Background: Predicted 3D model of a 71-nucleotide RNA (transfer RNA) from a bacterium.
[in-house]
RNA sequence: UCGGGGAUCGUCUAAUGGUAGGACAGCGGGUUCUGGUCCCGUAAAUCAGGGUUCGAAUCCUUGUCCCCGAG
Numbered sequence: 001u002c003g004g005g006g007a008u009c010g011u012c013u014a015a016u017g018g019u020a021g022g023a024c025a026g027c028g029g030g031u032u033c034u035g036g037u038c039c040c041g042u043a044a045a046u047c048a049g050g051g052u053u054c055g056a057a058u059c060c061u062u063g064u065c066c067c068c069g070a071g
Base pairs, nucleotide, nucleotide: 001070002069003068004067005066006065007064010024011023012022013021018054026042027041028040029039030038047063048062049061050060051059
């Protein structure tokens, strides 16, 4: 430099173009003599810019970063 794949709560991981979910972790509460386990609740995210669309995490485009391959 070229080709391919990827970037989503703190972490991991889902999501036919139509309410962005789950687990763990965190926080609050219950249970307990205390801690742990267990139960209930709660906060938390779409890499960045632009475009298409009534509507974009998803489609198009540009850029950044990561992984694999080729030279």
It matches the Rfam family "tRNA". Model confidence (mean pLDDT): 81 of 100.